Overview
Predicted 3D model of a 523-nucleotide part of an RNA (small-subunit ribosomal RNA, 5' domain) from an uncultured prokaryote. Its Rfam family is "Bacterial small subunit ribosomal RNA". Rfam links the family to the GO terms structural constituent of ribosome and ribosome. The RNAcentral record of the full RNA draws on ENA. Its mean pLDDT, the model's own confidence on a scale to 100, is 87.
[in-house]
Context: one part of a larger RNA
């Protein structure tokens, strides 16, 4: 000199864009953060309104709605944190003839015919609760046989094994018991192949410090058989052999998430790993598996532990390192805000629903950038302050005065871009048996949290807007008074003991400026 996720002191007008627990991976009240589908399925209220009534009630609408249940998909994404990890964890380069891949795309084949249950519900019952138990009824795209097998899998071959599910509130010639059937279309379902995407495993190289850590290792190193996995492998197991690593640093210890990057520097290098992006690891602590295409699963399950809470003492409930917020720790870090309008994600044919992702707003000079706090004129120079050799000098065109301007602010009025889709109405073209659906393309309508915000215009009126540090040398900037080795200053050298440009104050000056200094850290 530059830099910072900074803090502290003094000061503080506005805007834009960013950033904001670096400490206790400490403990957490409360709310929200993952649901959705009635076009898979059975069942199905009430409030309220209207009518009737024997005043007990009943019927219709509400409504096939709400809320539950079975089932499907999602919950493995998105979001947080950096505790652990010195490692194939990460980086960049290979390999998989040792592998898997839901949804998506392309293409081939198929979708026949049956069965038995079970939740919801009803009744009974246990329990303080959480939550159960028994009996009875019922459906499915839930579950299970059978059939079929182009291709797939097993096998040297013969041969053997294995599948499925329907829905339709698009249209319609025909039939109809008027419920529908059937055809066509759409969406699903099963199977095979390929792709895309994502992932697993393996390898060469690189990846902190300590030798005041020198030896380490029995599943250890290799082989064979077996098991296990999607898959290789001591991954596991039985047997056999005695190997394997190490001064080119094994083993042990300390510290640490890694990278793209960031800061600095002419570069080489050094330091660093906040925000953003990629990967990894973790989810109260430790362990375990289940489901699933995918987890050994942050807001799933089981066990153990610590802690907190409820309890009828028998037993139960919980996990903010999601967004806000609280206590605590600390020099120190924000709102228990608005919205799904946009982008993206999940479900759904869709409408739509959900989304503390995200978009915005709030707080903070925490940072960067921009703007303003006026402009012109105005005396051989007011008053006042300070200095003085008492002549004067200086603050100083500075002020006042005169003439203007109107950024920002304030008030009033108008007022956005971000909106394209989807959907509704209505045309045209394509497709088609079809004027259905679907696809493409026009016109009109509907949809904005931010926000009556940005922006624009008018009005107002110099009015509301400057401080901080320093002035001995380094280092730009000097005098007076007070003090008297005292009080104090100080980054280094050093100042202060009666004329202190070095302490404290004043006047003046210098440097930066909505900031200026100090402290800390890095180069």
């Nucleotide at each position: 000199g530059a830099a910072c996720g900074a803090a502290c002191g003094c000061u503080g007008g506005c805007g834009g864009c960013g950033u904001g627990c670096u400490u206790a991976a400490c403990a957490c009240a409360u709310g929200c953060a993952a649901g959705u589908c009635g076009a898979a399925c059975g069942a199905g209220a009430a409030c309220g309104c209207u009518c009737c009534u024997u005043c007990g009630g009943g019927a219709g609408c509400a409504a096939g709605u709400a809320g539950a249940g079975u089932g499907g998909c999602g919950c493995a994404c998105g979001g947080g944190u950096g505790a652990g990890u010195a490692a194939c964890g990460c980086g960049g380069g290979g390999a998989u003839a040792a592998u898997c891949u839901g949804c998506c795309c392309u293409c081939g084949g198929g979708c026949g015919g049956g069965g038995g249950a079970u939740a919801a519900c009803u009744u009974c019952u246990c329990g303080a609760a959480a939550g159960g138990g028994a009996a009875g009824c019922u459906a499915a795209u839930a579950c299970c046989g059978c059939a079929u097998a182009a291709g797939u899998c097993g096998g040297a071959a013969a041969c053997g094994a294995a599948a499925a599910a329907g829905a339709u509130a698009g249209g319609g010639a025909u039939c109809u018991u008027c419920g529908g059937a059937c055809c066509u279309g759409u969406c699903a379902c099963c199977u095979a192949a390929g792709g895309a995407u994502g992932a697993g495993c393996c390898c060469g190289c690189g990846u902190a410090c300590c030798a005041u850590u020198a030896g380490g290792u029995a599943g250890u190193u290799g082989g064979u058989g077996g098991g296990g996995u999607a898959a290789u492998g001591g991954c596991c197991u039985a047997c056999c052999a005695a190997g394997c690593c190490u001064a080119a640093g094994a083993u042990g210890g300390u510290u640490a998430g890694c990278u793209g990057g960031u800061c600095u520097g002419a570069g080489a290098g050094g330091a660093u790993g906040a925000u953003c992006a990629g990967c990894c690891a973790c989810a109260c602590u430790g362990g375990g598996a289940c489901u699933g295409a995918g987890a050994c699963a942050c807001g799933g399950c089981c066990c153990a532990g610590a802690c907190u809470c409820c309890u009828a003492c028998g037993g139960g409930a919980g996990g903010c390192a999601g967004c806000a917020g609280u206590g605590g720790g600390g020099a120190a870090u924000a709102u228990u805000g608005c919205g799904c309008a946009a982008u993206g994600g999940g479900g759904g044919c869709a409408a739509c629903c959900c989304u503390g992702a995200c978009g915005c707003a709030g707080c903070a000079a925490c940072g960067c950038c921009g703007c303003g706090u006026g402009u012109g004129u105005g005396a051989a120079g007011a008053a006042g302050g300070c200095c003085c050799u008492c002549g004067g000098g200086u603050c100083g065109u500075a002020a006042a005065g005169c003439a203007c301007u109107g950024u920002c602010g304030a008030a009033u009025a108008g007022a956005a871009c971000g909106a394209g889709c989807c959907g509704g109405a209505u045309g045209c073209g394509g497709u088609u048996a079809a004027c259905a659906c679907c696809c493409g393309u026009g016109u009109c309508c509907c949809c904005g949290a931010c926000g009556g915000u940005a922006c624009u215009a008018u009005u107002u009126g110099a009015g509301g807007a400057a401080g901080c540090a320093c002035c001995g040398g380094c280092u730009a900037a000097c005098u007076c008074c007070g003090u008297g080795c005292c009080a104090g200053c100080a980054g280094c050298c050093g100042c202060g003991g009666u004329a202190a440009u070095a302490c404290g104050g004043a006047g003046g000056g210098u440097g930066c400026a909505a900031g200026c200094g100090u402290u800390g850290u890095u180069c």